[in-house]
Molecule: Glycine riboswitch aptamer
Organism: Uliginosibacterium gangwonense DSM 18521
């Protein structure tokens, strides 16, 4: 100096599922109720596996939460910047 890993941050991409029904004045918004559906925030459980311990652990399962036109969010992936780490 280039590369690898971790963390933070900026930015780009990013799926699924009723713009459901009823009521409240109901035309809009909003609120409430009623079912249906989705899984890739989070959460819980768990397989292989790791590990010794009442442990960790998935994009698997559950849907508590969240979501179900747009917007927002969104696991994950790419790029930039910064810090750190292990090596060569």
């Nucleotide at each position: 100096g280039a590369g690898c890993c971790u963390u933070g941050u900026u930015u780009g991409g990013g799926a699924g599922a009723g713009c459901a029904u009823c009521u409240g004045u109901u035309g809009a918004g909003c609120a409430g109720a009623u079912c249906g559906c989705c899984g890739a925030a989070g959460g819980c459980g768990u397989a292989a596996c790791c590990c010794c311990c009442c442990g960790g652990g998935a994009a698997c399962g559950c849907u508590c939460a969240g979501g179900u036109a747009a917007a927002a969010g969104g696991a994950c992936c790419g790029a930039g910047c910064a810090a750190g780490g292990a090596a060569u």